RNAcentral holds the sequence, with entries from SILVA. Small-subunit ribosomal RNA from a metagenome, 1468 nucleotides, folded computationally. The coordinates come from a structure-prediction model, not an experiment, and the mean pLDDT is 84.

């Protein structure tokens, strides 16, 4: 940084798609270690269990357990003992006093408003940023002052009592740092300035901790304001405590925060109100940036705690683990009542694609309480689980060629996996053992015997995706539009680098892919950085409001703007530089940055503001002419039609042709008159006017605008213009007129397969007028308005100036052509689509759709505004090359026309289709298959069928063994074959052992073999357009490019043949010529051919001879528009001469680039594939010859231009030894029996026939015609039954010139006549290929049919018109609209009811205070009111879901009907 995809190709427009990065991810396959992070995005669903907020005995009374102590009683060790007793440690019980020993419920204090969770709500002062102050602030800090004297209760406790329980009731006692009073008042508060009011608590015992009041600070909080950040205008108007004021209340504090009264305000296009969505930010992801997206983790703020409401306590809450009430849910219950709230940490369940342990510890950091020790702390520190992410490491390193085995592939040689492995040497994750931290510089370590170090120690997991292009990486096999792939384009229908597998390769690697989402690429919403003539896009036109923008000069100001300073912009993050973990991720430190906002100082060019001035923008004045500018009124002639009258007679009218229609009741035509309506010929133009729509006889009234010339005035008064207002063709609507012509609808006639059309005859709305609507057009220059600037030429309209025979200049309009420049191109080009400025409108892929819903407008028709679901990978613009056109121009061809003869009808032959069959082998299919492959199917051929046989094979090579090879005869059999048998020992070399080459038999496996398939895998060959004149290239030039030019144009030609011209100049393949043949001549040659002259002759060129002629066959010549005339620039053309031949002399061979996926695998060759005791090979027989039928190609005819009979004349090309056969004899004949000649200019096939001469037939199914059938034969051949040809005799069918249609031929041609050959034993040949004989007619001409060529034009075609393509109907599927309704959510209004609490009011109850004084004060209780959650009723709005039926839309290889569009698309 780009790439793929619209086309045959091109450029452009334009969408879709891909490559990158990212994630709180999920899924698939796979999975070693470590570190650091991170982990319910879904149901703010429900939760079992445990824990998450306590602490203080240095506030207090009490209880308990200890300890010390006093006393008593009892027991009693030890010691002494005179045994009486003494001593009396110690223990038990009771008791006294004490206790900084411990525990505890309660009173009391502080905390519980922090910490932790979640993101439901919230579009808001909630958040961010910057300010402000009408405020409060426990604990903490500083300062000042104080801490005096009294008093009453109450819990605990005891007694009693209710209840299942939770939890209470009553009576009695008691303490305080609990509560109350009095005093004092530094101060503080209030004040009428006189005054009034107002505090405290002690504990302990010597040092502290407290307590009270006030001032200040710090911290935290409250409130207010400027600015900033979502979507929808298909939400446009909202608001009654609403906006403001005054008084009062309330609060810590301002305030409609609340209340009474007063006023009627307030907000809104700079988006109010409404609806939808959403926690906001620091930041995170992406991006070059500007932007876009996101708001997990970490940090700040806010909100919430099952759903709602309420207050209490307190410094702080309207309180997650507090209270009260309502609702839903769960649980307990003895049915009377009660209990609960994991969006704390773990965990469960549900949901979901999906998200962890009911762990350890308070060691650290911090928090609460406490003087402290300390206690508490699921905050926190750690560990666990998960590849979820980032980072690091490992799965080894060096050597090692026989290039192993094996796999894959192969052109069979090899190549590749591959130094890869094996193997050798080395190192040493894991693991084991020992040592062992920092975190704590006193103690205390959950982590943890962890990190790390040392020693020992085993070579020790690799996967995933991809390999057609984009995009790095290729082959084999399988499959056969199947199975499947696919992000886009697209792969797959038998040779798939695209499916599946394999080998190999590429990429990444403990991961790799897929899916989802975001940014990027996308300049594809364009601020940076796009457009609007034709691709999407200029409003139909004007006026004008808001708004935006705005001429020249001066002064002031300093809002914008610019510069400096300063405050803030939390931390973390990002960037930079260092440092710490072995590195890195990660962490720490420092620093930078933070475009915003605030404050302040300065600058003054520009913009703004204020003031003053100016004239060039704009406007006004005067004069003038032009004009289909507008509105009203009047009026004119021509024409159409109707009516009246007249003349007049049979038609008129209409069309491609007709008919309907009109007309003998008198039309049409002609003449005269009358009526009425509409429109204004000529002038008229490439004209003029108007803002657009639009405007046309003439006259007149009223009226708008532009322009020119000239003077003066005003002094920026201007430009654009969202909303708004007006105008706005045609059609249409309403009311009332009018109605001649024309004419939707309708009707009749035609056309047609149909014809609801095109054509014709009629004809109503309408067209016209008045008034009122409608408001749209391809309302177009498909080009918004205004201003300025930028080379020219030419025409025209309206003026003016100079000059004057024509001319020149200037202003404004209307046109054409063109320069620069612009444009994708076409084109535009001073009337811009050029260069710029200002403002408005509009566009963002195609379809769905200008549709639906909603709003507004309309009488309606409808208009305006204007989506989505779904669907496609295109849709589109301009230009290019072709192809095509029922487009144009030019030209050619037996293409038509003009002629001649046929086919199509008959019979037969032959080929094909179809049918049949055991088989009727296969191929060829419009022209360009069908007398074609087949130049010859009785067997063979033969490929087909039936049956009989063979399996290394009928045929080839290699190997082994044996042998000669070869050959005679017989038996069985349909034959193949099987069995037996007679004869026979070869050739070459030899060192004599043997070897070799053919040959035969047997064996073995490699292989043979296949007319099996694929002509759409191929070679080769062929057909065809077409013997048409075309098809290309190099260089140059033009074009962004595809391409163009050349090759087009003017002539000419059979021809891209030649000439001229030309940004082309040349060249190649084709054309022509060179080749063959025929036609003329010459030369040479002269047998087998020839015979003029001479001679002989059996009269035959037979013989001698000749070389002249014919001929033969070789070489030359000849024709070139060369000559003449005319014409033309030339090329050439027309005519003429000469010549055998004249303008290519006739004919042939020769077939450009290419097209038809044309034909052929069955001629041959060949890739692939299939068969291998058969799809190969062989034999016999059959079939290819079938036969209701259809078609093609032919033959013979239908007769007298003929048939038959008799006589008679003249060819050419060819062929011949398994042959042609003379001649003779026999046979009616086919032929037979003999047999000469000839390997051919020698002999033979070989009598050519039509023709000519004569005769006969006499127009008929015949003396035409010969099919068919019968009989008898001939020949070929192993063999003529299926299935040959020929002969003779007999038989004697159809057919009397052929419908629609169609074929060939332009001269030695058609027609007609015979003749030869290939193949071949014979023949189905009437076919095919040749040969000669006789020998015509016609061509005016290019309008039409067919085919072709060149140029041009249109095109929506490019598989190219056998193209493309539209709509209804029928079928399937999909989404959507309407829909009687139904159901849900949310919300407005009105009303009802109204818990708890708070605030009032009342109080007869209880109680306290009080001089038990009061009609006093307080508390509780009770009653009542206000407010209000939930609930209820009614009625509206909005949204979603669903709904019989219904509407259109979209999509879907091969449905129906037509043929609307693209060519003049057949009616533009």
């Nucleotide at each position: 940084a780009g790439a793929g995809u619209u086309u045959g190709a091109u450029c452009c427009u334009g969408g879709c798609u891909c490559a990158g990065g990212a994630u709180g991810a999920a899924c698939g396959c796979u999975g070693g270690c470590a570190g650091u992070g991170u982990g319910c995005c879904u149901u703010a669903g429900a939760c079992a269990u445990g824990c998450a907020a306590g602490u203080c005995g240095a506030a207090c009374g009490a209880a308990g357990a200890g300890c010390u102590u006093u006393a008593a009683a009892c027991a009693g060790a030890u010691c002494u003992u005179u045994c009486g007793a003494g001593u009396g440690a110690u223990g038990u019980u009771u008791u006294u006093a004490g206790u900084u020993u411990c525990u505890u419920a309660g009173u009391g204090g502080c905390g519980a408003a922090c910490g932790g969770g979640u993101g439901a709500g919230u579009a808001a002062c909630a958040c961010g940023u910057g300010g402000g102050u009408a405020u409060c602030u426990g604990c903490c800090c500083u300062c000042a002052a104080g801490u005096a004297c009294g008093g009453c209760a109450u819990a605990a406790c005891a007694g009693u009592u209710g209840g299942a329980g939770a939890c209470g009731g009553c009576u009695g006692c008691u303490a305080a740092u609990a509560c109350c009073g009095u005093a004092u008042g530094u101060g503080c508060u209030c004040u009428a300035c006189g005054g009034a009011g107002u505090a405290a608590a002690g504990a302990u015992u010597u040092a502290u901790c407290g307590c009270u009041u006030g001032a200040g600070g710090a911290u935290g909080a409250g409130c207010c304001c400027g600015c900033g950040g979502c979507a929808c205008a298909u939400c446009a108007g909202c608001u009654u405590g609403u906006u403001g004021g005054u008084g009062g209340g309330g609060u810590a504090a301002u305030g409609g925060c609340c209340u009474a009264c007063c006023a009627a305000g307030g907000c809104g296009a700079c988006g109010a109100c409404g609806u939808g969505u959403a926690g906001c930010c620091g930041a995170c992801c992406u991006g070059a940036g500007a932007g876009g997206g996101u708001g997990a983790c970490c940090g700040g703020c806010c909100a919430c705690a099952g759903g709602g409401g309420u207050a209490c306590u307190g410094a702080g809450a309207c309180a997650c683990g507090g209270u009260c009430c309502c609702c839903a849910c769960u649980c307990c219950u003895a049915c009377g009542g009660g209990a609960g709230g994991c969006a704390g940490c773990a965990g469960u369940u549900a949901g979901g694609a999906a998200u962890c342990u009911u762990c350890c510890a308070c060691a650290a950091u911090g928090g609460g309480c406490g003087c402290a020790a300390g206690c508490c702390u699921g905050a926190u520190g750690g560990a666990g689980c998960g590849a979820c992410a980032c980072u690091g490491c490992a799965u080894g390193a060096a050597g090692g060629a026989u290039g192993a085995a094996g796999g894959u592939u192969u052109u069979a040689g090899g190549a590749u996996c591959g130094u890869a492995a094996a193997c050798u040497u080395c190192u040493g994750a894991a693991c084991u053992a020992g040592g062992g931290a920092c975190g704590a510089u006193a103690a205390u370590g959950a982590c943890g015997g962890u990190a790390c170090c040392u020693a020992g120690g085993u070579a020790a997991u690799a996967g995933c995706a991809c390999c057609g292009g984009c995009u790095a990486a290729c082959u084999c096999u399988g499959u056969g539009c199947c199975a499947g792939c696919a992000g886009c384009c697209g792969c797959g229908g038998u040779a798939a680098u695209a499916c599946a597998g394999a080998g190999g390769g590429u990429g990444c690697g403990a991961g790799c892919g897929u899916u989802a989402u975001c940014c990027g690429g996308a300049a594809u919403c364009a601020c940076u950085g796009g457009g609007c003539g034709u691709a999407a896009a200029g409003g139909g036109c004007a006026c004008g409001u808001a708004a935006g923008c705005g001429g020249u000069c001066u002064a002031u100001u300093a809002a914008g703007u610019c510069c400096g300073a300063u405050g803030u912009u939390a931390a973390a993050g990002c960037g930079u530089g260092a440092g710490g973990c072995u590195c890195a991720a990660c962490c720490u430190c420092a620093u930078c940055a933070c475009g915003g906002c605030g404050u302040u100082g300065g600058a003054u060019a520009c913009u703004g503001a204020u003031a003053g001035a100016c004239u060039u923008g704009a406007c006004u004045u005067c004069u003038g002419g032009a004009g289909a500018g507008g509105a009203g009124a009047g009026u004119a002639g021509a024409a159409u039609u109707a009516c009246u009258g007249g003349u007049g007679u049979a038609g008129c009218g209409g069309u491609g042709a007709a008919a309907u229609g009109c007309g003998u009741a008198g039309a049409u035509a002609c003449c005269a008159g009358u009526a009425g309506g509409a429109a204004u010929a000529c002038c008229c133009a490439u004209u003029g006017c108007g803002a657009a729509g639009g405007c046309a006889g003439c006259u007149u009234u009223c009226u708008g605008g532009a322009c020119a010339g000239a003077u003066a005035g005003u002094g920026a008064c201007g430009c654009u213009g969202a909303g708004g207002u007006g105008c706005g063709a045609a059609a249409g609507u309403g009311u009332g007129g009018g109605g001649a012509g024309c004419a939707a609808a309708c009707u009749g006639g035609a056309u047609u397969a149909g014809a609801u059309a095109c054509c014709c005859g009629g004809g109503u709305a309408g067209u016209c007028c008045a008034c009122a609507c409608c408001c749209u057009a391809a309302a177009c220059g498909a080009u918004g308005c205004a201003u300025a600037c930028u080379u020219g030429g030419u025409g025209u309209c309206a003026g003016c100036c100079c000059g004057u025979u024509g001319g020149g200049g200037u202003u404004g309009g209307c046109g054409c052509c063109g320069g620069a420049g612009c444009u994708a191109a076409c084109g535009c080009g001073u009337u811009a689509a050029g260069u710029a400025u200002g403002c408005c409108g509009c566009c963002u892929g195609g379809g769905a759709a200008g549709u639906a819903c909603g709003g507004c407008c309309g009488c309606a028709a409808g208009g305006u505004u204007g989506a989505a679901a779904c669907u496609c990978a295109a849709a589109g613009g301009a230009a290019u090359u072709g192809a095509c056109g029922g487009g144009g121009a030019c030209c050619c061809g037996c293409a038509c026309a003009a002629g001649c003869g046929g086919u199509g009808g008959a019979g037969c032959a032959u080929g094909u289709g179809g049918u049949u069959u055991a088989a009727u082998u296969c191929g060829a299919a419009g022209c360009a298959a069908c007398g074609c492959g087949a130049a010859g199917a009785a067997c063979c051929u033969u490929a087909c069928c039936a049956g009989g046989u063979c399996u290394u094979g009928a045929c080839a090579u290699c190997c082994c063994u044996a042998g000669g090879a070869c050959u005679u005869u017989g038996u069985a059999g349909a034959a193949a074959u099987a069995c037996a048998u007679c004869g026979g020992u070869g050739c070459c070399c030899u060192u004599c052992g043997g070897g070799g080459a053919a040959c035969u038999a047997g064996g073995u496996g490699a292989c043979a073999g296949g007319u099996g398939c694929u002509g759409c895998a191929u070679g080769g060959c062929u057909g065809u357009c077409g013997u048409c004149a075309g098809c290309u290239c190099g260089u140059g030039u033009c074009g962004u490019g595809a391409g163009a030019u050349g090759u087009u144009g003017g002539g000419u030609u059979a021809a891209g043949u030649c000439c001229c011209g030309c940004a082309a100049c040349g060249a190649g393949c084709g054309c022509a010529a060179c080749c063959c043949u025929c036609g003329c001549u010459a030369u040479u040659a002269g047998u087998u051919g020839c015979c003029a002259g001479c001679a002989c002759u059996u009269c035959g060129g037979g013989u001698g001879g000749g070389a002249a002629c014919u001929c033969u066959a070789a070489u030359a010549g000849g024709a070139c528009u060369g000559c003449c005339u005319g014409u033309g620039a030339a090329a050439g053309c027309a005519g003429g001469a000469g010549g055998a031949a004249g303008g290519c002399g006739g004919g042939g061979a020769u077939g450009a680039c290419g097209u038809c996926u044309a034909g052929u695998c069955a001629g041959c060759a060949u890739g692939g594939u299939c068969c291998u005791u058969a799809c190969g090979a062989u034999c016999u027989g059959g079939g290819c010859u079938a036969c209701a039928c259809a078609c093609g190609u032919g033959c013979u005819a239908c007769a007298a231009u003929g048939g038959c009979a008799a006589g008679u004349a003249c060819a050419a090309c060819g062929c011949g030894c398994a042959g042609c056969c003379a001649c003779u004899u026999c046979g009616c004949g086919a032929g037979a029996a003999g047999g000469c000649g000839c390997u051919a200019a020698u002999c033979g096939c070989u009598u050519a026939a039509a023709g000519c001469u004569u005769g006969u037939c006499c127009c008929a199914g015949u003396u035409c015609g010969g099919a068919u059938c019968g009989a008898a034969g001939u020949c070929u051949g192993c063999a003529a039954c299926u299935c040959g040809a020929c002969u003779u005799c007999g038989u004697g069918a159809a057919g009397u010139u052929g419908g629609a249609a169609u074929c060939g031929c332009u001269a030695g041609u058609a027609a007609u006549c015979g003749u030869g050959g290939a193949u071949c034993a014979g023949c189905u040949a009437u076919g095919c290929c040749g040969c000669g004989g006789u020998g015509a007619a016609u061509a005016c001409g290019u309008u039409c049919c067919c085919g072709g060529g060149u140029c041009u034009u249109g095109u929506a075609c490019a598989c190219a018109c056998c193209g493309c393509c539209c709509g209804u109907c029928a079928a399937a599927c999909c989404a959507u609209g309407g829909g009687a309704g139904c159901a849900a959510g949310u919300u407005g209004c009105a009303c009802c009811c109204g818990a708890a609490g708070a605030c009032g009011c009342a109080u007869a109850g209880u109680u306290c205070c009080g001089c038990c004084a009061a009609u006093g004060g307080g508390a509780c209780a009770u009653g009542u009111g206000u407010u209000u959650a939930a609930g209820g009723u009614g009625u509206g709005g909005c949204u979603c879901g669903u709904g019989a039926c219904u509407a259109g839309g979209g999509u879907u290889a091969a449905g129906u009907c037509g043929a609307a569009a693209c060519a003049a698309g057949g009616u533009a």
Its Rfam family is "Bacterial small subunit ribosomal RNA". Its family is annotated with structural constituent of ribosome and ribosome in the Gene Ontology.